[in-house]
Molecule: SAM riboswitch aptamer (S box leader)
Organism: Solirubrobacterales bacterium
RNA sequence: UACGCAUCCAGAGGGGUGGAGGGAUAUGGCCCUAUGAAACCCCGGCAACCUCCCGCAAGGGCACGGUGCCAAAUCCAUCAGGCUCCAACGACAAGGCCUGGGAGAUGUGGC
Numbered sequence: 001u002a003c004g005c006a007u008c009c010a011g012a013g014g015g016g017u018g019g020a021g022g023g024a025u026a027u028g029g030c031c032c033u034a035u036g037a038a039a040c041c042c043c044g045g046c047a048a049c050c051u052c053c054c055g056c057a058a059g060g061g062c063a064c065g066g067u068g069c070c071a072a073a074u075c076c077a078u079c080a081g082g083c084u085c086c087a088a089c090g091a092c093a094a095g096g097c098c099u100g101g102g103a104g105a106u107g108u109g110g111c
Base pairs, nucleotide, nucleotide: 001110003109004108005107006106007105008104013043014042015041016040017039021032022031023030026078027077028076029075044070045069046068049066050065052061053060054059074103079100080099081098082097083096084095
């Protein structure tokens, strides 16, 4: 970065500085936060994309190195479709669930 691919319900926090916001953006919801937000630094940890090792492959392994990450599913919804609920039957809205898309994040490759 107007591109390709993979993954995104698992996992992992303490301290210092700081001093009011934060959860990408918009709207709505719901949360976190003076028992200290964002940001920066130190230490620790998680994971295993790249690297590395084994293997024909499928796959497996390591965790030194390059990234990433460490509230809640990418916090949830938003667009499309389907199912369901509404106690005779049929059925709208709202609600619940599922699938796909969009947007985004991270890695890797390309340009």